[in-house]
Notes:
Predicted 3D model of a 535-nucleotide part of an RNA (large-subunit ribosomal RNA, domain I) from a Phycisphaeraceae bacterium. The coordinates come from a structure-prediction model, not an experiment, and the mean pLDDT is 85. Rfam family: Bacterial large subunit ribosomal RNA. Its family is annotated with ribosome and structural constituent of ribosome in the Gene Ontology. RNAcentral holds the full RNA, with entries from ENA.

Context: one part of a larger RNA
RNA sequence: AGCGUACGGUGAAUGACUUGGCGUCAGAAGGCGAUGAAAGACGUGGGAGCCUGCGAUAUGCCCAGGGGAGCUGGCAACCAAGCUUCGAUCCUGGGAUCUCUGAAUGGGGAAACCCGGCCCUUCGGGGUCAUCGGCACCUGAAUGCAUAGGGUGUCGAGGCGAACCUGGGGAACUGAAACAUCUAAGUACCCAGAGGAAAAUAAAUCAACCGAGAUUCCGUCAGUAGCGGCGAGCGAAAUCGGAACAGCCCAAACCGUCCUUCGGGGCGGGGUUGUGGGCGCCAACAAGGUACUGUGACGAAAGCGGCGAAUGGUCUGGAAAGGCCAACCAUAGAAGGUGAUGGUCCUGUAGCCGAAAUAGUCGCAGACCUAGGCGUACCAGAGUAGCGUCGGGCUCGUGAAACCCGGCGUGAAACAGGGGGGUCCACCCUCCAAGGCUAAAUACUCUCUGACGACCGAUAGCGAACCAGUAGAGCGAUUGAAUGUUGAAAAGUCCCCCGAUAAGGGACGUGAAAAGUACCUGAAACCGUGCGCUU
Numbered sequence: 001a002g003c004g005u006a007c008g009g010u011g012a013a014u015g016a017c018u019u020g021g022c023g024u025c026a027g028a029a030g031g032c033g034a035u036g037a038a039a040g041a042c043g044u045g046g047g048a049g050c051c052u053g054c055g056a057u058a059u060g061c062c063c064a065g066g067g068g069a070g071c072u073g074g075c076a077a078c079c080a081a082g083c084u085u086c087g088a089u090c091c092u093g094g095g096a097u098c099u100c101u102g103a104a105u106g107g108g109g110a111a112a113c114c115c116g117g118c119c120c121u122u123c124g125g126g127g128u129c130a131u132c133g134g135c136a137c138c139u140g141a142a143u144g145c146a147u148a149g150g151g152u153g154u155c156g157a158g159g160c161g162a163a164c165c166u167g168g169g170g171a172a173c174u175g176a177a178a179c180a181u182c183u184a185a186g187u188a189c190c191c192a193g194a195g196g197a198a199a200a201u202a203a204a205u206c207a208a209c210c211g212a213g214a215u216u217c218c219g220u221c222a223g224u225a226g227c228g229g230c231g232a233g234c235g236a237a238a239u240c241g242g243a244a245c246a247g248c249c250c251a252a253a254c255c256g257u258c259c260u261u262c263g264g265g266g267c268g269g270g271g272u273u274g275u276g277g278g279c280g281c282c283a284a285c286a287a288g289g290u291a292c293u294g295u296g297a298c299g300a301a302a303g304c305g306g307c308g309a310a311u312g313g314u315c316u317g318g319a320a321a322g323g324c325c326a327a328c329c330a331u332a333g334a335a336g337g338u339g340a341u342g343g344u345c346c347u348g349u350a351g352c353c354g355a356a357a358u359a360g361u362c363g364c365a366g367a368c369c370u371a372g373g374c375g376u377a378c379c380a381g382a383g384u385a386g387c388g389u390c391g392g393g394c395u396c397g398u399g400a401a402a403c404c405c406g407g408c409g410u411g412a413a414a415c416a417g418g419g420g421g422g423u424c425c426a427c428c429c430u431c432c433a434a435g436g437c438u439a440a441a442u443a444c445u446c447u448c449u450g451a452c453g454a455c456c457g458a459u460a461g462c463g464a465a466c467c468a469g470u471a472g473a474g475c476g477a478u479u480g481a482a483u484g485u486u487g488a489a490a491a492g493u494c495c496c497c498c499g500a501u502a503a504g505g506g507a508c509g510u511g512a513a514a515a516g517u518a519c520c521u522g523a524a525a526c527c528g529u530g531c532g533c534u535u
Base pairs, nucleotide, nucleotide: 001534002533003532004531005530006529007528008527009526015520016485017484020456021455022453023452024451025450026449027448028447029445030444031160032159039101040100041099042055043054044053046079047078049075050074051073061095062094063093064092065091066090070083071082072081106115107114108113116129117128118127119126120125131157132156133155134154135153136152137151138150139149164195165193166192167191168190169189175182179229205212206211216243217242218241219240226234227233247437248436249435250381254269255268256267257266258265259264274415275380276379277378278376279375280374281373282372287370288369289368290367292366293365294364295363296362297361298360304354305353306352307351311326312325313324314323315322327344328343329333335347336346337345386410387409388408389407390406391405392404393403396422417432418431419430420429421428472479473478492519496506497505498504
């Protein structure tokens, strides 16, 4: 030195565990903000570093209710001083206070700072002063009337927020085995806006000579019909089966009234459809409905709280919940905890109960909605439809290219009317544009509650089980970790000895066990010591 073996050190794997995650389901909620939000800065405790709470009334103040013996939050003990059956701490609801920054709004500003005007003041201080828009009013130029402009009052807006939604803009990588049409994709991303959903919605729709009867969503139709350098690829609809169902209001004709620059306009009635309405005549006088407004009665769930059954002995053991013996409860044998595995020890669980409030349900009133026949030809959405041209959307890439939307140009008809049925024409069928509103079925989850998991178990599971978007990196936009476990209980090793009074160790002691805070288990690499063998 090597090999072997025994015993150690180091090291942290492994096993066991779980405070934390992940996912699914159900329910709730779906907003907050000039009454100053979200997010912060700085303060605030007897001693107070950080977290949590709170705001100069500062780990809190007031009221109502609950509750019933301890309390002065956590890391986290200790000391001090207190509070509390005259009901504290704690929980629920309501109220008060709420520095400074921040839309930030008196002005400024390098956020948490600086500097003002006016009014009031007990002289400590308090209040108010941004901008834009709507409405009403005042004032008022060039310039006579006006208008612009200026001002006052009042109401509103502004900013934040995870996804979902609608609209306005809108890529490229990529694929086509290159690449340009095409694709990716109307995706990502940007902007605006809204709601708890949004959007869409009551046929100028489909269909096919039979018929259906708003919209939305799911399944199917169907990878079909089609589109396509007919390449890559893209890709419907009707129908049928389901979910959910709900229909309405204006403009106009005509009438009344007020105003009028005599053109018309405001308000009220009327009316809303594929044939209807108005007007004239005739006939009828009833019963239903509602998403709006007001009002009354009843009145949850959740939260918070209360009641809530039933076991002893013995053995082993550090400890009984384990073994044995004998009982009991069960609308409760879910679960967790307790010194090992507990229906009957604790918290609970099943079940039952509780103030206020709200959701909701029902009723009443108002308002609103719902019917016939004949005649007349007054009305029935115009720079609209259509057409030309150029684009866009549909399965449709210009094609025979209809249909829908837009820019520019042109530009009808008036119910004997008009649109559509995929160029176009005829017949036929069907619908009524150029105004508006509308629940549910659908999408999503920053958040709360409950339940569950052939989900993870500390290199896993969220980046984050631990004071994590922290420490750290970067000028910055951004980026971004690691670290869990003594024991049932600190009982956390008094005293003695070695040593420098340190570190460490010995012996004793605690403990079931040193498991000794470098603490459960403690593999391997790696480093030693003893012994054996080999060289």